[in-house]
Context: one part of a larger RNA
RNA sequence: CUGGGCGUAAAGCGCGCGUAGGCGGAUCUGUAUGUCCGUAAGUGAAAUCCCGCCGCUCAACGGCGGGGCUGCUUGGGAAACGGCAGGUCUGGGGACCGGUAGAGGUCGGUAGAAUUCCCGGUGUAGCGGUGGAAUGCGUAGAGAUCGGGAAGAAUACCCGUGGCGAAGGCGGCCGACUGGGCCGGAUCCGACGCUGAUGCGCGAAAGCGUGGGGAGCAAACAGGAUUAGAUACCCUGGUAGUCCACGCCGUAAACGAUGGGCACUAGGUGCCGGGGGGAGCGACCCCUUCGGUGCCGCAGCUAACGCGUUAAGCACCCCGCCUGGGGAUUACGACCGCAAGGUUAAAACUC
Numbered sequence: 001c002u003g004g005g006c007g008u009a010a011a012g013c014g015c016g017c018g019u020a021g022g023c024g025g026a027u028c029u030g031u032a033u034g035u036c037c038g039u040a041a042g043u044g045a046a047a048u049c050c051c052g053c054c055g056c057u058c059a060a061c062g063g064c065g066g067g068g069c070u071g072c073u074u075g076g077g078a079a080a081c082g083g084c085a086g087g088u089c090u091g092g093g094g095a096c097c098g099g100u101a102g103a104g105g106u107c108g109g110u111a112g113a114a115u116u117c118c119c120g121g122u123g124u125a126g127c128g129g130u131g132g133a134a135u136g137c138g139u140a141g142a143g144a145u146c147g148g149g150a151a152g153a154a155u156a157c158c159c160g161u162g163g164c165g166a167a168g169g170c171g172g173c174c175g176a177c178u179g180g181g182c183c184g185g186a187u188c189c190g191a192c193g194c195u196g197a198u199g200c201g202c203g204a205a206a207g208c209g210u211g212g213g214g215a216g217c218a219a220a221c222a223g224g225a226u227u228a229g230a231u232a233c234c235c236u237g238g239u240a241g242u243c244c245a246c247g248c249c250g251u252a253a254a255c256g257a258u259g260g261g262c263a264c265u266a267g268g269u270g271c272c273g274g275g276g277g278g279a280g281c282g283a284c285c286c287c288u289u290c291g292g293u294g295c296c297g298c299a300g301c302u303a304a305c306g307c308g309u310u311a312a313g314c315a316c317c318c319c320g321c322c323u324g325g326g327g328a329u330u331a332c333g334a335c336c337g338c339a340a341g342g343u344u345a346a347a348a349c350u351c
Base pairs, nucleotide, nucleotide: 003323004322005321006320007305008304012319014202015201016200017199021195022194023193025089026088027087028086029085030084031083033082034081035078036077037076039075040074041073042072043071049067050066051065052064053063054062055061092192093189094188095187096185097184098183099182100181104178105177106176107175108174109173110172111155115151116150117149118148119147120146121145122144126137127136163170164169207248208247209246210245211244212243216242217241221237222236223235224234259318260317261316264313267296268295269294270293271292272291273290274289275288276287277286278285300307301306324351325350326349333344334343335342336341
């Protein structure tokens, strides 16, 4: 070849687009490449293998006969299935038309609350902070309070067990540009599909480069406390950073720890988006249908926990991955990166 697996035991690539490849709807015709035939012939050396008999006192070993050598080649035949060629179809898929919900994305603008700072008024001795304190701030007038101004960042309530997005992720309001979905129609195309090694792109936070910005918060750092000590937890400060533009980085408990696709398999209940019908009208109510998102649960599955039409059920197709623990999110090499480092990835040894 032909094992068993991947929610939590080792194992689903962070996500997408897509090349090769693998796989592929209904129906008709042809072909005969795969496939098949109690099909024919040739070949398949000897030894080896199997069966029988025989020879060494047995056996190993050896001899003889038969079988076999699962294969290949060339004819003949079959045409269900796969392939190939051609025709037709509409259910998959796509397009079109009409609706529709949404923090989907990019850019620009704008609003109010709060915070800090600055200026001015009132006003006087405290404020702040804690378990209690102290460092700190304040008679050069703080804190409180009123008026004015500036700046940056984030958008309370609405907010949801809610929505959108492939994932990362997305939340004030307005505008411009723009992606995807869902529902209804059934006008068009006519299998155009699924998956996807390599590749390409996207990718939280932190970090890096150049330039800006800097209110609040805050690694590092400083001080005050606590303590046996306290390089911490608590407090007062505080720089990178957090923000913007452009360019890198490419990681994560990137999680549903659950790859994608299609079909099938009891129900109940909530929510979101759309359609149809009923109810003398109707937004309420009832029935129904499609898409999404939760909870509970039958069968079934599972080591159990649990999963259960959003499957971890029952099957098929394609990809990725696992194969005892440590060594090892390692070394070396290679590729990528400005660096930090990332990706790929061993062995000795050891239990």

Small-subunit ribosomal RNA, central domain from an uncultured bacterium, 351 nucleotides, folded computationally. Its Rfam family is "Bacterial small subunit ribosomal RNA". A reference for the family is Yusupov et al. (2001), "Crystal structure of the ribosome at 5.5 A resolution", Science. The RNAcentral record of the full RNA draws on ENA.